[in-house]
Context: one part of a larger RNA
C1' cells in the first nucleotide's frame, strides 16, 4: 500500500508445551505382623581347659572356653495407607505457523448502533429474549458559556 482496508470464530493440516485418563512401572515414607544373621548382654554350661588357690600329686576350688535358651536387633517377607515420579489408549482446551476450508460477526449509522449483565438457541463468528450504559451517528428543540 490507506474500504481493492482492516478484522472475527468453526473447520482442516503440521509441530510445541500443559491438564485429565483404565491402568502399569519405580522412588521414598507410616502402620501392624511375620520371620530374625551376627553381634553385646543376660541365663545355664552334665562337655572341655597351661596361667591363680589347694592337694593325700589321683583329684578338688576359682576363672574361663565350647555348647544350649532368653531380650534387643540389621537386611527380609505379608498387608495395608501417605507423598513423589516416568509411561498409557484416549480426550480437553492453549500457543505458533506467506499464500487451506465456510461464511462476515466488529471497525464507517459496519449496512439491523455498539457494548455490559443474564436467559434460551445456533457450523462458526454468531442471534433472539429482558434490564442496563453512551464509551453511537444523524435531524430538531430546550438551558448555559464564549465572540
Nucleotide at each position: 500500500c490507506a474500504c481493492c482496508g482492516c478484522c472475527c470464530g468453526u473447520c482442516a493440516c503440521a509441530c510445541c508445551a500443559u491438564g485429565a485418563g483404565a491402568g502399569u512401572u519405580g522412588g521414598u515414607u507410616g502402620u501392624a505382623c511375620c520371620a530374625g544373621a551376627a553381634g553385646u548382654c543376660g541365663u545355664c554350661g552334665g562337655g572341655c581347659u597351661a596361667a591363680c588357690c589347694u592337694u593325700u600329686c589321683g583329684g578338688g576350688g576359682a576363672a574361663g572356653c565350647a555348647g544350649g535358651c532368653g531380650c534387643c536387633u540389621a537386611a527380609g517377607g505379608u498387608a495395608u495407607g501417605g507423598c513423589u515420579g516416568a509411561u498409557a489408549a484416549u480426550u480437553a482446551g492453549g500457543g505458533u505457523g506467506a499464500a487451506g476450508u465456510c461464511g462476515u460477526a466488529a471497525c464507517a449509522a459496519g449496512g439491523u448502533a455498539g457494548c455490559c449483565g443474564u436467559u434460551g438457541g445456533g457450523g462458526a463468528a454468531c442471534c433472539a429474549g429482558c434490564g442496563g450504559c453512551u464509551g453511537g451517528a444523524u435531524c430538531a428543540c430546550c438551558u448555559c458559556c464564549u465572540u
The part of an RNA shown here (small-subunit ribosomal RNA, 3' minor domain) has 147 nucleotides and comes from Desulfosarcina sp. OttesenSCG-928-B08. It matches the Rfam family "Bacterial small subunit ribosomal RNA". The full RNA is in RNAcentral, with records from ENA and SILVA.